[in-house]
RNA sequence: GGGCUCAUAGCUCAGCCUGGCUAGAGCGCUCGGCUCUUAACCGAGAGGUCGCGGGUUCGAAUCCUGUUGGGCCCA
Numbered sequence: 001g002g003g004c005u006c007a008u009a010g011c012u013c014a015g016c017c018u019g020g021c022u023a024g025a026g027c028g029c030u031c032g033g034c035u036c037u038u039a040a041c042c043g044a045g046a047g048g049u050c051g052c053g054g055g056u057u058c059g060a061a062u063c064c065u066g067u068u069g070g071g072c073c074c075a
Stems, first nucleotide, its partner, number of pairs: 001074007010027004020058001029045005051067005
């Protein structure tokens, strides 16, 4: 220098290829129920500019492009 790949909630990830309610799950956290109490179990809730910038589109986590960081390969 070239190529591939990963980045989404505090953590682990799904969704991305096929654009479309208001972006989701488990764990964790907060509150409540149950219980003599705790744990377990049940219910509810908070929490995310989808790495970052730009573009296309009525509409972008998703398509295009630039770029940052991690991993791998080639030279």